RNA sequence: UGUUUAUAACGAAGCGCCGAGAGAACAGGCUCGCUGAAGCGCUGGCAACCCGCCCACCGGCAAGGUGCCAAAACCUGCCUUAGACAAAGGAAUUAUAAACG
Numbered sequence: 001u002g003u004u005u006a007u008a009a010c011g012a013a014g015c016g017c018c019g020a021g022a023g024a025a026c027a028g029g030c031u032c033g034c035u036g037a038a039g040c041g042c043u044g045g046c047a048a049c050c051c052g053c054c055c056a057c058c059g060g061c062a063a064g065g066u067g068c069c070a071a072a073a074c075c076u077g078c079c080u081u082a083g084a085c086a087a088a089g090g091a092a093u094u095a096u097a098a099a100c101g
Base pairs, nucleotide, nucleotide: 001101002100003099004098005097006096007095008094013043014042015041016040017039021032022031023030026077027076028075029074044069045068046067049065050064052061053060054059073093078090079089080088081087
């Protein structure tokens, strides 16, 4: 970096460093942010994909490998329900895991 499958409305924050942007990318909106965001480090936690343990199954535990800890993946964008608004469903894209190349 590619393919396949699964998941993405639940859940989970303190401290320190730094100092102006951040919420994947583009656009529109909205939000967070000098009462210090984002990032990094430490500690803590959530979750249960893989592994491990218990278990006939369902399921349970959470020490290990990952992941995650504002807002639905913040919302919308393309399609459908349908002519429009609200809404719902799906797709695309993205992220993560596992397997394979």